The prediction has a mean pLDDT of 86. SAM riboswitch aptamer (S box leader) from a sheep gut metagenome, 95 nucleotides, folded computationally. The sequence is in RNAcentral, with records from MGnify. Of the family's consensus pairs, 94% are formed in the model.
RNA sequence: CUUAUCAAGAGUGACGUAAGGGACAGGCCCAUUGACGUCCGGCAACCUGGGGAAACUUAAGGUGCCAAUUCCUGCGGUGCAAACCGAAAGAUAAG
Repeated sequence: CUUAUCAAGAGUGACGUAAGGGACAGGCCCAUUGACGUCCGGCAACCUGGGGAAACUUAAGGUGCCAAUUCCUGCGGUGCAAACCGAAAGAUAAG
């Protein structure tokens, strides 16, 4: 850079020298009743592998993920509004 996906799913566990975390900005949340992180555990099924004529299946390998829709908005359109649709940005996979 290209393509695809982003409304589902995933612990009342352990550890510690731990106070920040949710991409960015604004909001709104989470957090010393210990968030974040690491380990274990789990979820999923994009790629590889196994099964299958195929649909599909399996979950061994490579990733990914496990508060809130990608937490919401951030640009544009419709609309009195509420809201909805699309894009951008971001994330992940494969090339």